Two RNAs folded together computationally: RNase P RNA and transfer RNA, 435 nucleotides in total. Its mean pLDDT, the model's own confidence on a scale to 100, is 77. It holds a member of the Rfam family "Bacterial RNase P class A". The family's RNA type in Rfam is ribozyme. Rfam links the family to the GO terms ribonuclease P activity, dimeric ribonuclease P complex and tRNA processing.
[in-house]
RNA sequence: CAAGUAAACCGGGUGACCGCUCCGUUUUUUCAGCGGAGAGGAAAGUCCGAGCUCCUCGGGCAGGAUGCUGGGUAACACCCAGGAGGGGCGACCCUACGGAUAGUGCCACAGAAACAUACCGCUUUUCCGCUUGGAAGAGUAAGGGUGAAAUGGCGAGGUAAGAGCUCACCGGCGGCCGGGUGACCGGCCGGCUGAGGUAAACCCCAUCUGGAGCAAGGCCGAAUAGAGGGACUAUGGGAACGCCUGUCCCGUCCCGGGUUGGCCGCAUGAACCGGGUGGUAACAUCCGGGCUAGAUAGAUGGUCACCGCUCCGGUUAAUUCCGGAGGCACAGAACUCGGCUUACAGGUUUACUUGGCCU
RNA sequence: GUGAGCGUGGCCAAGUGGUUAAGGCGCCAGGUUGUGGCCCUGGAGAUCGAGGGUUCAAAUCCCUCCGUUCACCCCA
Numbered sequence: 001c002a003a004g005u006a007a008a009c010c011g012g013g014u015g016a017c018c019g020c021u022c023c024g025u026u027u028u029u030u031c032a033g034c035g036g037a038g039a040g041g042a043a044a045g046u047c048c049g050a051g052c053u054c055c056u057c058g059g060g061c062a063g064g065a066u067g068c069u070g071g072g073u074a075a076c077a078c079c080c081a082g083g084a085g086g087g088g089c090g091a092c093c094c095u096a097c098g099g100a101u102a103g104u105g106c107c108a109c110a111g112a113a114a115c116a117u118a119c120c121g122c123u124u125u126u127c128c129g130c131u132u133g134g135a136a137g138a139g140u141a142a143g144g145g146u147g148a149a150a151u152g153g154c155g156a157g158g159u160a161a162g163a164g165c166u167c168a169c170c171g172g173c174g175g176c177c178g179g180g181u182g183a184c185c186g187g188c189c190g191g192c193u194g195a196g197g198u199a200a201a202c203c204c205c206a207u208c209u210g211g212a213g214c215a216a217g218g219c220c221g222a223a224u225a226g227a228g229g230g231a232c233u234a235u236g237g238g239a240a241c242g243c244c245u246g247u248c249c250c251g252u253c254c255c256g257g258g259u260u261g262g263c264c265g266c267a268u269g270a271a272c273c274g275g276g277u278g279g280u281a282a283c284a285u286c287c288g289g290g291c292u293a294g295a296u297a298g299a300u301g302g303u304c305a306c307c308g309c310u311c312c313g314g315u316u317a318a319u320u321c322c323g324g325a326g327g328c329a330c331a332g333a334a335c336u337c338g339g340c341u342u343a344c345a346g347g348u349u350u351a352c353u354u355g356g357c358c359u
Numbered sequence: 360g361u362g363a364g365c366g367u368g369g370c371c372a373a374g375u376g377g378u379u380a381a382g383g384c385g386c387c388a389g390g391u392u393g394u395g396g397c398c399c400u401g402g403a404g405a406u407c408g409a410g411g412g413u414u415c416a417a418a419u420c421c422c423u424c425c426g427u428u429c430a431c432c433c434c435a
Stems, first nucleotide, its partner, number of pairs: 001355010012307007020038007040330001044341002047339005052213004057246005063209005068082005083097001084095004098204002103202002105198003119144002121140008152170002155167003173190007217264004228255005236250004256434003272289007308328001309326006360431007369384003377415001386402005408424005
């Protein structure tokens, strides 16, 4: 210098004027003056986990979620560290990664056969023909062919021909020993008559799990009509996903009518910033500091000037200078947190890898 | 805001692991008719909202996005 890997961060700035929402304060309480605060890393998607609130209660089933190991956390499907497998020359990255000897299902087409099998071929026995061949039976998964997949791979021995039938190496399984908290790793021995895939098919195993949601819910106020009609019923219906049951209750649905108000919930929090200690880390803990949006059709905006950025035109030795254009990435609070996922112009910093050149 | 559902030719839609994805309306061409409609025959038109994964194989199973529809207060 080029190409890359990982992590952290910024994501327009300053000033003036005019507005918007909230809080405090002043006074004449009008909606005025003054002072202060006012979007994000994702506020988004609503995919997980909680706080909080409500739902007579109890038991069981079903359902749902997670899925290598150990830790972190209020909790998690998140995070950290490690193992195994895979990718990359490498820095490094990715993984829904329990069980297919518990059982069941499925594997289209093709193919003889998809889980039990002989189509061609090979070998052999008997018979016929006896020049080659044909028929019936037996053995055989080495070869051909089909398929996504054909019963461990490769080599040697062996055999009538073959075959883990036997042997060496590799792979898989089981046992023992050693290391590790563990996933797992290493070594030795046995043996392959337990013979494929699929669990993001049912299922099995382990762990967890009640439901609904701030339009929850509470208080005040207003209005209508606590009206009326119809349907279903007591062998019925309801009790906050579903089913059964104990217990409790007597209704449920449709047609219909009213309002479009206020306050609380609602912002001091598993929060934030700085520092110390422990821990590889996630994180925990201690000390100090300050208070940091709160609308309800929804505030956080607009104009101008200068600087920055990008683009265009001219110009220059030059990203030098001049002029013009673009408001200039994704987006935007609505009960609140912890995560994940997705979107994002441009830019900064740190550590590292590979290659080239120079000293 | 919260919760639930849907997406397959222009429109309505079947299909829920297994040839080249049914069917109806509509469209195009031909026939029939004096002409048009009805009717008859034939044809075109989809890569199943987008992307990724599981599987031999995906419209279908799983994940992430995109679009769209519905429900919510009081009488109660």